Record summary: The RNA shown here (FMN riboswitch aptamer (RFN element)) has 174 nucleotides and comes from Plantactinospora alkalitolerans. The sequence was found by an Rfam model in a public genome assembly.
[in-house]
RNA sequence: ACGCGCUGGCGGGACUCGGUGAAAUUCCGAACCGGCGGUGAUCCGGGCGAGAGCCCGGUAAGCCCGCGACCCGGUCGGCUCAGUGCCGCCCGGUGGACCUGGUGAGAACCCAGGGCCGACGGUUGAGUGCGGGCACCGCCCACGCUCAGACAGUCCGGAUGGGAGACGGCGCGC
Numbered sequence: 001a002c003g004c005g006c007u008g009g010c011g012g013g014a015c016u017c018g019g020u021g022a023a024a025u026u027c028c029g030a031a032c033c034g035g036c037g038g039u040g041a042u043c044c045g046g047g048c049g050a051g052a053g054c055c056c057g058g059u060a061a062g063c064c065c066g067c068g069a070c071c072c073g074g075u076c077g078g079c080u081c082a083g084u085g086c087c088g089c090c091c092g093g094u095g096g097a098c099c100u101g102g103u104g105a106g107a108a109c110c111c112a113g114g115g116c117c118g119a120c121g122g123u124u125g126a127g128u129g130c131g132g133g134c135a136c137c138g139c140c141c142a143c144g145c146u147c148a149g150a151c152a153g154u155c156c157g158g159a160u161g162g163g164a165g166a167c168g169g170c171g172c173g174c
Base pairs, nucleotide, nucleotide: 002173003172004171005170006169007168008167010165016030017029018028019027032153033118034117035067036066037065038064043058044057045056046055047054048053062116063115071093072092073091074090076088077087078086079085098114099113100112101111102110120157121156122155124148125147126146127145128144129143131141132140133139134138
């Protein structure tokens, strides 16, 4: 160094101005953000070579290949059995988005230009019903109904969670 086991912390960014409106960091105009591994014609450093060039290390993709979060289903286990409810391991499914021109032997990656994408739940007003609260005649809270409405990559929540993975520590093997 490698393999196996155990283990530690780490491990995602972004709403500013204007417009409409009763209400928008949610819509419209402009602006803003980009997880992890791989690949890589980028760039930097080092070495070798007479040279073309070759080798080593680092570095380079939101939309090239994969992975993860979220969501859906299943086996098994646990809890509760008042509900085919809740939780966990594992397995499976789903899982976004790029073109044009340039250079060149070659571009999915370089250069220029123009595009595109981003889990789930929440969010506003009026009227009204039932229940509760204040304590005094109208307010407030929760749940429901009706009408209208406003739609989140960026706000709030699950999440002090999970996690691809990168870096260590200990033991054993070789």

Its Rfam family is "FMN riboswitch aptamer (RFN element)". Rfam links the family to the GO term FMN binding. The source organism's lineage runs through Bacteria, Actinomycetota, Actinomycetes, Micromonosporaceae and Plantactinospora.